[in-house]
RNA sequence: GUGGUAGUUAUACACAACUCGUACGGCAGUGGCGGGGGAACCAACAUCGGGUGAUUGGCUAGGCCAAUAACCCUAGGGGUGAAGUGGAAGAGAAGGAAACUUCGAAUCCACCGAGGUAACUCCACUUCGAACCCGACAGCUUACCUCGUAGGUAUCAAGGAGAGGCUUU
Numbered sequence: 001g002u003g004g005u006a007g008u009u010a011u012a013c014a015c016a017a018c019u020c021g022u023a024c025g026g027c028a029g030u031g032g033c034g035g036g037g038g039a040a041c042c043a044a045c046a047u048c049g050g051g052u053g054a055u056u057g058g059c060u061a062g063g064c065c066a067a068u069a070a071c072c073c074u075a076g077g078g079g080u081g082a083a084g085u086g087g088a089a090g091a092g093a094a095g096g097a098a099a100c101u102u103c104g105a106a107u108c109c110a111c112c113g114a115g116g117u118a119a120c121u122c123c124a125c126u127u128c129g130a131a132c133c134c135g136a137c138a139g140c141u142u143a144c145c146u147c148g149u150a151g152g153u154a155u156c157a158a159g160g161a162g163a164g165g166c167u168u169u
Base pairs, nucleotide, nucleotide: 010155011154012153013152018031020029032149033148034147035146036145037144042139049073050072051071052070054068055067056066057065058064059063076137077134078133079132080131084111085110086109087108088107092103093102094101095100112129113128114127115126116125117124120162121161122160123159
């Protein structure tokens, strides 16, 4: 001098996911923000999944049936979230003697929904439409109860116009 790695700080992005304070290693806490459960009224309203062993009762006593509580699972149903709807496509999978039937990823299109371009609006350009949780169960819902406040990304350049603010003359 150059390159790489790690940490810290600064600026910024989506998100509820930030502030203060103590300690200064961590934790409880504070303020703020966010989620769930939960009356009346209103709305809705037949029943209703699978498995395990246990208890009680009944019977035709080999066992079967019913009820109760516990545990496990996920097709039903529900929750956080913008993360939906429809069409095309058809890697492949299952069933079938065959004909054929069912399911179906990548990918593309439309509508709809959510962000970014470094305060705002418009234009233009551009990105995303995931993931996870509850566990047969929950409508709305005052009071009330309860939970979360994580993790992730970018950075030496930053599109145009308008409006507007501050400072100086």
The RNA shown here (c-di-AMP riboswitch aptamer (ydaO/yuaA leader)) has 169 nucleotides and comes from Glutamicibacter sp. PS. The coordinates come from a structure-prediction model, not an experiment, and the mean pLDDT is 76. Lineage of the source: Bacteria > Bacillati > Actinomycetota > Micrococcaceae > Glutamicibacter.